[in-house]
Molecule: transfer RNA
Organism: Schwartzia sp. (in: firmicutes)
């Protein structure tokens, strides 16, 4: 150079034939206990890497471009 893969919550990571973005863990707050730990309930974080395109409407289709791993020359 050129091709592919992956970028969603503080970390792991579901969500594909377009329709209000979740779950574990981890945080916070209560209840339980002399207390702690464990355990139950409930709360709170997200411009879905970036910027445009199609669409009533986009994490999801489409192009550019960023990081990071890969392969090929």
């Nucleotide at each position: 150079g050129c091709u592919g893969a992956u970028g969603u919550a503080g970390c792991u990571c579901a969500g594909u034939c377009g329709g209000u973005a979740g779950a574990g863990c981890a945080g916070u707050u209560c209840a339980u206990u002399c207390g702690u730990a464990a355990u139950g309930a409930a709360c709170g974080g997200g411009u879905c890497g970036u910027a445009g395109g199609u669409u009533c409407g986009a994490u999801u289709c489409c192009u550019a471009u960023c990081a990071u791993c890969a392969g090929c020359u």